Notes
Predicted 3D model of a 90-nucleotide RNA (c-di-GMP-I riboswitch aptamer) from Methylicorpusculum sp. Rfam family: c-di-GMP-I riboswitch aptamer. Rfam's curators write: GEMM was predicted in a large-scale screen for bacterial structured RNA regulatory elements. Gene Ontology term of the family: cyclic-di-GMP binding. It was read from a public genome assembly, where an Rfam model found it.
RNA sequence: UAUAAGUCAGGCUAAACCUAUCGUGAGGUAGGGACGGAAAGCCAAGAGUCUGAAUCAUGAUUGACCUGUUCAGACAGUCUGGUCGCACUU
Numbered sequence: 001u002a003u004a005a006g007u008c009a010g011g012c013u014a015a016a017c018c019u020a021u022c023g024u025g026a027g028g029u030a031g032g033g034a035c036g037g038a039a040a041g042c043c044a045a046g047a048g049u050c051u052g053a054a055u056c057a058u059g060a061u062u063g064a065c066c067u068g069u070u071c072a073g074a075c076a077g078u079c080u081g082g083u084c085g086c087a088c089u090u
Stems, first nucleotide, its partner, number of pairs: 004090004012037002017032006035077001041083003045080003048075007056068002059065001
């Protein structure tokens, strides 16, 4: 230095919840806070979940509404995939 395996982690990150703020919303950001994490770094490509909308379809209907479709979004701490990378031990 490379590869493989491992870890009880110096350093890193930060669930729920609370506060402020942005957004119609799912949620985002900042502070507090730690349930956790060895990629819980990054990328919405596939699946999934969720939100909003509709001169759409379906069931029902006074209507609200149900299921689906389409469009626009959210989640990388749901899984897969892609990409980059740290400490220690063997």